[in-house]
RNA sequence: CGGUUAGCUCAACGGUAGAGCACCAGACUGCUAAUCUGGAUGUCACAGGUUCGAGUCCUGUACCACCGC
Numbered sequence: 001c002g003g004u005u006a007g008c009u010c011a012a013c014g015g016u017a018g019a020g021c022a023c024c025a026g027a028c029u030g031c032u033a034a035u036c037u038g039g040a041u042g043u044c045a046c047a048g049g050u051u052c053g054a055g056u057c058c059u060g061u062a063c064c065a066c067c068g069c
Stems, first nucleotide, its partner, number of pairs: 002064003007021004015052001023039005045061005
């Protein structure tokens, strides 16, 4: 100095948390795969603060990565 958000990889003007992949079901198929349709899934790292309202702003903590010495 950057990062921490779904199983994984990542988005998200302070105003309903999303996408892709994966997963589940159905359709299709002689059977798989592919394709199509639908579905489920979040302590937004943790603890405080600000605010009508915080994933987002502020402070502290933890962990990961990077830079310098």

Description:
This is a predicted structure of a 69-nucleotide RNA (transfer RNA) from a Pseudomonadota bacterium. The RNAcentral record of the sequence draws on ENA. Its mean pLDDT, the model's own confidence on a scale to 100, is 80. It matches the Rfam family "tRNA". By type it is a transfer RNA.